[in-house]
Context: one part of a larger RNA
RNA sequence: CGCUCGUGAAGGAACUCUGCAAGCUAGCCCCGUAACUUCGGGAGAAGGGGCACCCCCACAGGUUUAGAGCUAGAGGGGGCCACAGUGCAUUGGCUCUUGCGACUGUUUACUAAAAACACAGGGCUCUGCUAACACGCAAGUGGAAGUAUAGAGUCUGACGCGUGCCCGGUGCUGGCAAGUCAAGGAAGGGGGUUAGCCGUAAGGCGAAGCUCGCGACCGAAGCUCCAGUAAACGGCGGCCGUAACUAUGACGGUCCUAAGGUAGCGAAGUUCCUUGUCGGGUAAGUUCCGACCUGCAUGAAUCGCGUAACGACAGGAGCACUGUCUCCACGAGCGACUCGGUGAAACUGUAGUCGAUGUGAAGAUGCAUCGUACCCGCAGCUAGACGGAAAGACCCCGUGAACCUUUACUGUAGCCUCAUAUUGGGUUUAGACCCGAUAUGCGUAGGGUAGCUGGGAGACUAUAAACCCGCGGUUUUGGCCGUGGGGAAGUCGACGAUGAAACACCAGCCUUAUUGUGUUUGAAUUCUAACCGGUAUUCGUGAAGCCGAAGCCGGGACCGUGUGAGGUGGGCAGUUUGACUGGGGCGGUCUCCUCCCAAAGAGUAACGGAGGAGUCCCAAGGCAUACUCAACCCGGUUGGCCAUCGGGUGUUGAGUGCAAAUGCAGAAGUAUGCUUGACUGCGAGACUGAUAGGUCGAGCAGGGACGAAAGUCGGGAUUAGUGAUCCGGCGGUGCCGGAUGGAAGGGCCGUCGCUCAACAGAUAAAAGGUACUCCGGGGAUAACAGGCUUAUCUCCUCUGAGCGUUCAUAGCGGCGAGGAGGUUUGGCACCUCGAUGUCGGCUCAUCGCAUCCUGGGGGUGGAGAAGCUCCCAAGGGUUUGGCUGUUCGCCAAUGAAAGCGGUACGUGAGCUGGGUUUAGACCGUCGUGAGACAGGUCGGUCCCUAUCUGCUGUGGGCGUACGAAGUUUGAGCGGCCCUCUCUCUAGUACGAGAGGAUUGAGAGGGACGUACCUCUGGUGUUCCUGUUGUCGCGCUAGCGGCAUUAGCAGGGUAGCCACGUACGGCCGGGAUAAACGCUGAAAGCAUCUAAGCGUGAAACCCUCCGCAAGAAUAGACUUCGCUUCGCAAGAUGAAGGCUCCGUGUAGACUACACGGUUGAUAGGCUGGCAGUGUAAAGGCAGCAAUGUCUGUAGCUAACCAGUACUAAUCGCCAAUCG
Repeated sequence: CGCUCGUGAAGGAACUCUGCAAGCUAGCCCCGUAACUUCGGGAGAAGGGGCACCCCCACAGGUUUAGAGCUAGAGGGGGCCACAGUGCAUUGGCUCUUGCGACUGUUUACUAAAAACACAGGGCUCUGCUAACACGCAAGUGGAAGUAUAGAGUCUGACGCGUGCCCGGUGCUGGCAAGUCAAGGAAGGGGGUUAGCCGUAAGGCGAAGCUCGCGACCGAAGCUCCAGUAAACGGCGGCCGUAACUAUGACGGUCCUAAGGUAGCGAAGUUCCUUGUCGGGUAAGUUCCGACCUGCAUGAAUCGCGUAACGACAGGAGCACUGUCUCCACGAGCGACUCGGUGAAACUGUAGUCGAUGUGAAGAUGCAUCGUACCCGCAGCUAGACGGAAAGACCCCGUGAACCUUUACUGUAGCCUCAUAUUGGGUUUAGACCCGAUAUGCGUAGGGUAGCUGGGAGACUAUAAACCCGCGGUUUUGGCCGUGGGGAAGUCGACGAUGAAACACCAGCCUUAUUGUGUUUGAAUUCUAACCGGUAUUCGUGAAGCCGAAGCCGGGACCGUGUGAGGUGGGCAGUUUGACUGGGGCGGUCUCCUCCCAAAGAGUAACGGAGGAGUCCCAAGGCAUACUCAACCCGGUUGGCCAUCGGGUGUUGAGUGCAAAUGCAGAAGUAUGCUUGACUGCGAGACUGAUAGGUCGAGCAGGGACGAAAGUCGGGAUUAGUGAUCCGGCGGUGCCGGAUGGAAGGGCCGUCGCUCAACAGAUAAAAGGUACUCCGGGGAUAACAGGCUUAUCUCCUCUGAGCGUUCAUAGCGGCGAGGAGGUUUGGCACCUCGAUGUCGGCUCAUCGCAUCCUGGGGGUGGAGAAGCUCCCAAGGGUUUGGCUGUUCGCCAAUGAAAGCGGUACGUGAGCUGGGUUUAGACCGUCGUGAGACAGGUCGGUCCCUAUCUGCUGUGGGCGUACGAAGUUUGAGCGGCCCUCUCUCUAGUACGAGAGGAUUGAGAGGGACGUACCUCUGGUGUUCCUGUUGUCGCGCUAGCGGCAUUAGCAGGGUAGCCACGUACGGCCGGGAUAAACGCUGAAAGCAUCUAAGCGUGAAACCCUCCGCAAGAAUAGACUUCGCUUCGCAAGAUGAAGGCUCCGUGUAGACUACACGGUUGAUAGGCUGGCAGUGUAAAGGCAGCAAUGUCUGUAGCUAACCAGUACUAAUCGCCAAUCG
C1' cells in the first nucleotide's frame, strides 16, 4: 500500500452522472391502514403496541369409559432482572410523483434483460378438402387422422373511450367493348434455280418441282382501359384581407390538390431555435411536475388518448438511515516485506541507459552547448522511454470481398396463360371452303323491282289460266316468292318506250341469302374407354394396416405430365454502380476555340483570371467591275440630340453571320453583273504531333466559271462548329464466289447511322445500403495532439475626429497605422494509421504575468470615505453549494479575493466512464427499400507483476595517505512566506451635513503548517461485565467451545490518532523596482543624472527552521592506541569494532538506540496506577425467578516501580609507511 471485514465524535447526501456502495428495516401476535380501483385489489400500505424468566387462576382442544394420565396451549392476574427478552443466527427500508410496457413469461451462451420479443383480446385477407399454405426433382409428408366456432398469412397488442378525410400513385380484387399481343396455323405474293422458248451473239422470258425470305387473316394470359378496395403500401396545403385602442381573427377572397390532419395529445423517449414562457417544488432547479400552444418535423390498429395491478425498466422528490462526504482515524484476517522450499510470463537491435536549452523526419538517455554526477543494491511511486499487448476497427485507397435492398442491368426456380402430344365417341352451334339445290338483284325514262352474256319466236295452261279468300318468307312498303282453298278458261312474249328485252322459254355465270351432304377451324354440351379419385364388397391373406386384382361409385378427355411459347417473377443468382479533387463526400468539371498567366522562338501547371463552340450561308461561295466607313460641324419642309438631302472635317474610332485575338481602306468592308472551282484524278516539298492524327502547299492532267486580257477559282479574312474501331444500311463496281454454273454472302470506291459530351470511345444492355461487417494497404490522405503560419482571435502602442458644462488625452475615443502573443476558429498535410487512448470530473501539481486579493506608487472630473485609471510587483492566497455529462454559464450564500493562460486543450502502465463513438431498442425527419441523421432517447467488458531514466526512502562497498571514538563548521540545497475583524489614537483630520480616515499601538480570529496525547473525543480482535441459541466438562453448581479467526450487547488501559492541545508566519538588516529627492553640468537658466549622494515594496539576499564534507577542494576540534617476531608471505594482537545474545514507541530487510552477570534488557513475581463494577462459596429472605450480607468484591493487556527467580553462552576482526 492492496483485498475482505469491524467500530466511529459532531454533522447527515454537503459526495457523486446517480444515495454507486454501505447502512437502516426485518420474526410472531394484536391494533390500525389513504388516494385510486377493472371492486379482485392497493395492503405486510403507512403507522403503533406486545414478546425473556418465575408464580398463581381459570381451563377450550386431542387421546380416553373417565376432569386418571399424557398432550396441547389461545386467555386473566401477580412478580423479578438487565442498556437490551424474534438478546445469537435466520430475517421487507418506506412513501409521493411521471414516462414506457397491461400482466406471469422470452432474448443478444461470452460487454445490451429493456420501453425490444411473446401474450390473451381485436381486425383484414386467403382456404370447400386431393383445402389454402409449407417441405420435396418426385413419390410423398406436415396442415390433420382437423373441415370455415377449422386452418393459413399479416397487422395490432389486456381493459376503457375511440379509430376521422383521401382510391390520384403503387398493390390487390373484379370486369371486359376496344387497342396491343407469342408460339402455332395460314390465303396470297416475292426471290433463287431451270426443262423449255426467243435471240447471230450478248442476253432476255420462264412452267412444275425443290428452296429462301415476306405475309392478309385466326390466335390466350398479360399490359393499356373501366371499376372497387386504406385495421392494403401510403398521403392528409399556400397566399391576402377583415371586429369602435392595440392585439387576435369567428368572417371573406384567391390559387393548388386525390384529399388538405378530425377526436385526442402536445417544448413530448417526438421541439431545431431552447435552459421557450408561466406556475410548483429548492436558499439557489439546463433535470422533475402542472399548464400554455409559436406541433423546425404529433395524431388515430406503421394504432390515438387514458388506465387499477404488475416491473432486478427509466426520470424527479421526501422520510428513515448511514464513513458517500466535511475529513479521515483506529483495529482484525489475508497478501505485500524478511527467511526456507518450489518456480512462470509477456517483452528484449546492442547498451558503459543523467538534467536543461537548442538542433533535427518539426516532442532527444544516445547530436551541440552548458550544468550535474564515487561504485552497487533493497523497498516503494509511475512523469518519460512517442512503454507492452493487437500488420488501426475511425478515415482514404483497391477497376478487393461479403452480405442486404430496390421501379439498377441481365438472367432464373416458381406461378398464370396459349399451342401441341398423351387424347377418344356423339350432338348442337358459329365461321371458312367445295359441290348440289332454291332464291336473290328497284338510279332515271318506262305498264314495272329489267343482275350479266349467249341462244331464241314462241312458251304455259283441263296434270286447272285469269280472278277471289287465307297463311308463311322477304322487302326499297311498291311489290316479289312459296303454299292451301275456291274458281273457271285463259295468261305472257314478240310489237311501242330503253344503252341493253322480256321470269315467254333454254343454257352458262356474277352479287347476296337460305338450305343439304362433305371437309376444316372454333365454341358449347353429352358419353365412357384413356387418365384421376373413392370404397361399409370379395380375393391374394392368415389379426390389423398398406398395396395389388376384381366389383361398385364418382370425376373425365378436363386435370395431370412432356415439349414449344407469351406474361409475371429480388423468391433466387451473377454483376455493375467513373475519375479529377489542397482527405473524402456535397458542389463543380471532363471534348474543341480565343485571350491573359507564359518569363520578346515553340511549348508550359493549378478546383488560376475572362469569354465562346457542338453551327450558319446557293450566297454570307467564284470571277469581273465599282464604291468608302464611324463620328462631328454647317445648311436645309414637317424634323426635335438622333430619320432622309447638300457641303465639309474625318487613317480606320465603322464594318467583318457568331467569342476573342491577330488582321483588313490597293480592302478581307459595301454594292452590281455573270455564275457553281462548295470540281474529278493527283501532288514536289514543308510545319506540327509519342502514336493516332492535324495543317499548309506550288505544280501536272481532265473538263469548266468569270474576265478584253494578264489571270483568279480544289468554298467562306484566319483560328471553334467534333468522334477511332467494330457492327449495320444505301448507291456503284473490270474483285472473290468452298466440285462446276449461278446465287447467297463478302471485298473495293462513294456515302449514311453514336450529347459513345466521363467527348483516345471497357458492354448492345447496369442503381443503392452496411453501425453485422471483412481483407489488403496508406501517415502517399482526414479526425486528436505536436509542428509551420497567424487570416481570425487576445493584448499593446501610435495618431487624435469627437464626448466629457468649459477642456482631445480624469475617464472615453470615430476613421486609420504599427506590433506582440501563440490560449480561439482556421490554413498547410511535415512525424505518427505493423495504434501517439478522445471530452469532463477526481487526485497531484508546476510554470508565465497581460495581477483577482494582499504590498509600494503617479494621476484624478481625489474634500473625507468609497472609487476610476496607469506604473512597479508572481511571496503567499484565490470558498461552499443548486442545475446540467458538461468545460462554460446562470443562480444562492460567503469572502481580502473568488485572476487569466501554458504544461500532448498537464495528469486513464494514477482513478472514474456521466458525454461522445460498435453491436440491442424507441421517436421525429429523410429514403420505394436496405438504411441514414454534429437530431433526441433507454442500455452497453477501461488489461499490464516496472527492465532503464526520473522521483521518495533505506542500506552495502570503496575513498577521504596510521588506526579509532566522539563533537562539530557550513560551500550548497530545501522549507516557511497568506490574511481578516475589532479596540485605542478618534467620532479626531476632512466635511454644510451625512459620513469618516492616513499613521501609530494593541486584542481576537480564519485557512495553512509542525509537534504532541495532559484534557475532550475515536479506536482499542479478548481487559471487565451482561446475555441468547446450542454442545461439552457424568449430573447440580460453576466454567468452557461455536454462532465473523470478537455470537451479540455495555464499557475501556497503553499505543495510534483528531474533532483535542501547544507552537509557528513576527521583528530587523542589505541591495533594489515604480516613484520621490539632494547636489549638478552638458545647454551661464532649468533639470533626480550625464560624474556623485540618498529615500523607497509581501518581490531579491540575509535574519527563522531542516538536510548537508562523495563540498573528490572529501574540512575542523578533542580524546584513545601506536608493541613484538619475520627478507617476505605472514604471525601476535592495541585503541576500537563486529558477529552473537536480551530487547526497543527503532524498524519492510538492513540500519538506528539500549543492555549483555561489575546486569533491571526482556519474561516472571510483588506492589501500585488504571479498567470493569460487588466474583466464587456460604449464610439469610422469598414457593420461585431473584434479592441481600461477608465485600467498592473478584478479575485485570501494553502503564509506573521494586525484585536476579529465568534468559542475555561462546567467538572474530583490527595499526606504518614515504
This is a predicted structure of a 1218-nucleotide part of an RNA (large-subunit ribosomal RNA, half B) from a Gemmatales bacterium. NCBI's taxonomy places the organism under Bacteria, Pseudomonadati, Planctomycetota, Planctomycetia, Gemmatales. It matches the Rfam family "Bacterial large subunit ribosomal RNA".